[in-house]
RNA sequence: CACUGAAAAAGGCAAAACCACCGAAAGGUGGCGACGCAAAGCCUCCGGUCUACGGGUCAGAACCUAGGAUAGCGGGGUUUCCAGG
Numbered sequence: 001c002a003c004u005g006a007a008a009a010a011g012g013c014a015a016a017a018c019c020a021c022c023g024a025a026a027g028g029u030g031g032c033g034a035c036g037c038a039a040a041g042c043c044u045c046c047g048g049u050c051u052a053c054g055g056g057u058c059a060g061a062a063c064c065u066a067g068g069a070u071a072g073c074g075g076g077g078u079u080u081c082c083a084g085g
Stems, first nucleotide, its partner, number of pairs: 003084003012037002018031005035072001041078003045075003048070003054065004
C1' cells in the first nucleotide's frame, strides 16, 4: 500500500414509531428511540426509485414531465479505526 472482516478491542452511526418545525409533495431538520450498518463517513457523475408546486395534454377524471428527493437502492469518486493472512 492493496486485499479480507472469522474472532476480538476501542469506539462510531442511527431504521421505524412519537413530538416540534420546514416543504406543494416526496422528503428534510432537531429531540427521543434502536431496525440494523465495516464505511449506514462525505459527494448526485451514471442508473433505478419516489414526489408533481409549476408546466404540458384532456370535455373531465386523469396522464406526462425534475428545477425537487433518496448516499440506509445500486454503480462510481473520495476520506478512514482496529485486526488478520

c-di-GMP-I riboswitch aptamer from a Gammaproteobacteria bacterium, 85 nucleotides, folded computationally. The sequence is in RNAcentral, with records from Ribocentre. Its mean pLDDT, the model's own confidence on a scale to 100, is 88.